[in-house]
Context: one part of a larger RNA
RNA sequence: CGUAGAGUGAAUGCCUUGGCAUCAAGAGCCGAUGAAGGACGUGGUAAGCUGCGAAAAGCUUUGGUAAGCCGCAAACGGGCGUUACAACCAGAGAUAUCCGAAUGGGGAAACCCAGUCAAGUAAACCUUGGCUAUUAUAUACUCAAUAAAUAGGUAUAUAAGGGGAACGUAGGGAACUGAAACAUCUAAGUACCUAUAGGAGUAGAAAGAAAAAUCGAUUUCCUAAGUAGUGGCGAGCGAAAGGGAAACAGGCCAAACCAGGUUAUUUAUAAUCUGGGGUUGAGGACUGCGAUGUGGCAAGAUUAAGGAUAACAGAAUUGUUUGGGAAAGCAAACCGAAGAAGGUGAAAGUCCUGUAAGUGAAAUCCAAGAGAAGCCUAGCAGUAUCCAGAGUACCACGAGACACGAGAAACCUUGUGGGAAGCAGGAGGGACCACCCUCCAAGCCUAAAUACUACUUGAUGACCGAUAGAGGAUAGUACUGUGAAGGAAAGGUGAAAAGAACCCCGGGAGGGGAGUGAAAGAGAACCUGAAACUCUAUGUUU
Numbered sequence: 001c002g003u004a005g006a007g008u009g010a011a012u013g014c015c016u017u018g019g020c021a022u023c024a025a026g027a028g029c030c031g032a033u034g035a036a037g038g039a040c041g042u043g044g045u046a047a048g049c050u051g052c053g054a055a056a057a058g059c060u061u062u063g064g065u066a067a068g069c070c071g072c073a074a075a076c077g078g079g080c081g082u083u084a085c086a087a088c089c090a091g092a093g094a095u096a097u098c099c100g101a102a103u104g105g106g107g108a109a110a111c112c113c114a115g116u117c118a119a120g121u122a123a124a125c126c127u128u129g130g131c132u133a134u135u136a137u138a139u140a141c142u143c144a145a146u147a148a149a150u151a152g153g154u155a156u157a158u159a160a161g162g163g164g165a166a167c168g169u170a171g172g173g174a175a176c177u178g179a180a181a182c183a184u185c186u187a188a189g190u191a192c193c194u195a196u197a198g199g200a201g202u203a204g205a206a207a208g209a210a211a212a213a214u215c216g217a218u219u220u221c222c223u224a225a226g227u228a229g230u231g232g233c234g235a236g237c238g239a240a241a242g243g244g245a246a247a248c249a250g251g252c253c254a255a256a257c258c259a260g261g262u263u264a265u266u267u268a269u270a271a272u273c274u275g276g277g278g279u280u281g282a283g284g285a286c287u288g289c290g291a292u293g294u295g296g297c298a299a300g301a302u303u304a305a306g307g308a309u310a311a312c313a314g315a316a317u318u319g320u321u322u323g324g325g326a327a328a329g330c331a332a333a334c335c336g337a338a339g340a341a342g343g344u345g346a347a348a349g350u351c352c353u354g355u356a357a358g359u360g361a362a363a364u365c366c367a368a369g370a371g372a373a374g375c376c377u378a379g380c381a382g383u384a385u386c387c388a389g390a391g392u393a394c395c396a397c398g399a400g401a402c403a404c405g406a407g408a409a410a411c412c413u414u415g416u417g418g419g420a421a422g423c424a425g426g427a428g429g430g431a432c433c434a435c436c437c438u439c440c441a442a443g444c445c446u447a448a449a450u451a452c453u454a455c456u457u458g459a460u461g462a463c464c465g466a467u468a469g470a471g472g473a474u475a476g477u478a479c480u481g482u483g484a485a486g487g488a489a490a491g492g493u494g495a496a497a498a499g500a501a502c503c504c505c506g507g508g509a510g511g512g513g514a515g516u517g518a519a520a521g522a523g524a525a526c527c528u529g530a531a532a533c534u535c536u537a538u539g540u541u542u
Base pairs, nucleotide, nucleotide: 001539002538003537004536005535006534007533013527014492015491018464019463020461021460022459023458024457025456026455027453028452029163030162037099038098039097040053041052042051044076045075048072049071059093060092061091062090063089064088068080069079070078104113105112106111114132115131116130117129118128119127120126134160135159136158137157138156139155140154141153142152167198168196169195170194171193172192178185182232208215209214219246220245221244222243223242229237230236250445251444252443253389257276258275259274260273261272262271263270264269265268281423283387284386285385286382287381288380289379295376296375297374302370303369306366307365308364309363311359312358317332318331319330320329321328333350334349335339341353342352343351394418395417396416397415398414399413400412404430425440426439427438428437429436479486480485499526502513503512504511505510
C1' cells in the first nucleotide's frame, strides 16, 4: 500500500409529535364581586408536568353521551360503574389558602402585628366571620386663628387605582447613516421615553375646495405623479385640486327673548342657576298668520329568524396468491350529494375514526330585522329694534407645522408685546391692492368604509423536517452573571414488550447458550449506520 472482516463514530436516507407563513370567520378586553402573574399546598404509594384550592386531579345542578373508569403514567394496592346519580363532554353555580393594584398597620412578595363588630362560652383567653387604605366627586354634619364665615375634620354613597401582543392619539425626541469629507440638509418626527383611549382610535358636517354662473362633512384605496414644486437647486424631499372606487348620517349648545329661583347690595339693578326658546349665510329673537300631522332615532325596554358553546346519524367487498402481517398482485363485485384526511402488522372509496348531504340544545351568550313607551322634528309674511362664541381675529418680533429649508411666502399653530369690527359686519381665494367669487372663525358630539391580532375555530402551503423549522419536537428549563440580562444540548426497539424464563463464565459490568420475534447483524448505549480513526487476518513492496 492492497484485500477481507470487525470496532468506533455519527453523516445520510426515511419518519414527525413541533414549528413557520398565509387565508377565512369569530372575539377583541381582564381587574376592589380582588386581575395578569406567582408562592404554598392538594393523590393510597406522588419527584416533575397538568388539574384543582383546607369543599383542594375535585363539589352541586342542567343537558349530551355512555360501558367502561380512577390525568400525563406503567405497576402494586384499593375502589367506582355496567342501561343510567361511573367516567367523559358542554352550560350554569359553589368553594377558591397566601402574595400580588393589594387596600387595617408594617414589611427583606407569598411574612409579622393589630383595632372594631358579631357568633361560639357563664365570663376571660382563644377560634371563626365581617369591617377598617388612598384619591376624586356628591351629600350631610361639625368646626380654628376670627364675630359671621371659611380652611380643616368626620360620616355615607359612587367612581378610580393595576395588567394586556400589535394597532391609535398626544407630550418629549436622538444618533449611526446619506451627502462618496462636512456644517444647512438627510436619516426622521424614525428609534426610544412618557401619558392615555378603544375594540378600534384619529378626523368630521366648510370663516372648505375651486374658477365652472362648479362641488358640497370626514376617513381609506386607485389615479393624478415621481407631475407641480422644494432643495449647500447637492444628496434628496415631494404635494393638491380633479377623476374613479369603498362607505355614507347628520346632530346638539352659547346668545337675544320668556318664566321662575338664589345671592349681592346703593332696592332696581347686577351676577348666577333651572326650565322654555333657538342653532344658520334665503339665520334667529320679536310681530302677524297657520298646523297637531309628517318623518326620524346612533341616542331603544322587550322580542327573536338565525348563530355560538356538547352532540346524533351517516352508503358500499369478497375470493385467491405471495408474505410474519394484505390495504399489494390476480379475479369478480358494489357505493358515491361520501374517491378530504388520518389510522389499521406493506400501498384500503366499500375495516375503524371520519367525510358529503342532513339532524340537534335543558342552560348561558350573540343577534340583522320587528318594535311598546319615550325623545326629537315643519311652514308663510314682515323687517323698526335686539342676538349670533374677545384678550379672540389681526399686527410686530421669535419659533413650529404645512411637499414648501425666509423665500415673493399666503394658509395653520402660538411664546412675548400690542389689539378690532360686530351684519351697512367678518374671513378666504399663495406677498399686497382693486373688482369678482366662495364661506361664516374664536363651542360640543357623531356610526360605516380604515389599522392591528395577544386570543378561539376552521382551512391552506412549488414552507422546514431534528446543525433545519421557534431559542425551545417544550425550555425561557439546566447552566452563567451581584444585577439588568444571557441562555443550551437532547427525537426514532418492535406490528405487538412478545423487553430475553431457565442454564453457564464473572464480584460486578459484560458475555455465551436457551427462548421471543419476520428480523436481535431490531436487545433497550436499541431504524438506517457513510467517512475520519482503531484493530485483526492475509498478500505485496522497501